[in-house]
RNA sequence: GCCCGGAUGGCGGAAUUGGUAGACGCACAGGACUCAAAAUCCUGCGAUCGCAAGGUCAUGAGAGUUCGAUUCUCUCUCCGGGCA
Numbered sequence: 001g002c003c004c005g006g007a008u009g010g011c012g013g014a015a016u017u018g019g020u021a022g023a024c025g026c027a028c029a030g031g032a033c034u035c036a037a038a039a040u041c042c043u044g045c046g047a048u049c050g051c052a053a054g055g056u057c058a059u060g061a062g063a064g065u066u067c068g069a070u071u072c073u074c075u076c077u078c079c080g081g082g083c084a
Stems, first nucleotide, its partner, number of pairs: 001083007010026003019067001028044005046057004060076005
């Protein structure tokens, strides 16, 4: 230099012929159980604004296409692999 794959909440990891983003698990918080713990069970858990209802934003970064983009196109950044 060229080619291929990847980047999603605190972590792992789903969702793709474009149509509710974050399922599920872990971690964390509250509760139950216990003498007390562990284990187990129940509930909650992206950010921000709001008393609340609710609004807005959020898939590495920026642009494009589209009514609509994690998904398609282009450029770039970073990570892994291959070729030279």
This is a predicted structure of an 84-nucleotide RNA (transfer RNA) from a Candidatus Magasanikiibacteriota bacterium. Rfam family: tRNA. By type it is a transfer RNA. About the family: Transfer RNA (tRNA) molecules are approximately 80 nucleotides in length. NCBI's taxonomy places the organism under Bacteria, Bacteria candidate phyla, Candidatus Magasanikiibacteriota.